Model confidence (mean pLDDT): 85 of 100. This is a predicted structure of a 71-nucleotide RNA (transfer RNA) from Candidatus Endomicrobiellum trichonymphae. Lineage of the source: Bacteria > Pseudomonadati > Endomicrobiales > Endomicrobiaceae > Candidatus Endomicrobiellum. Its Rfam family is "tRNA". Rfam's curators write: Transfer RNA (tRNA) molecules are approximately 80 nucleotides in length. Rfam links the family to the GO term triplet codon-amino acid adaptor activity. The family's RNA type in Rfam is transfer RNA.
RNA sequence: GGGGCCAUAGUUAAACGGAAGAAUAUAUCGUUCGCAACGAUAAGAUGUGGGUUCAAUUCCCGCUGGCUCCA
Numbered sequence: 001g002g003g004g005c006c007a008u009a010g011u012u013a014a015a016c017g018g019a020a021g022a023a024u025a026u027a028u029c030g031u032u033c034g035c036a037a038c039g040a041u042a043a044g045a046u047g048u049g050g051g052u053u054c055a056a057u058u059c060c061c062g063c064u065g066g067c068u069c070c071a
Base pairs, nucleotide, nucleotide: 001070002069003068004067005066006065007064010024011023012022018054026042027041028040029039030038047063048062049061050060051059
């Protein structure tokens, strides 16, 4: 310098253009003399800028960051 892959909640990780879901962690409540475990409830996310579309996490382009291959 060139190619490929990836970027979603604190962490891990789904969603083949039509309601962003889960695990774990966190908070509250219950159970206990107390803790743990367990149960219930709650809050929490699409890297960034554009484009296509009635509608974008999804498709296209740029940027940023990470991994990887070639030189």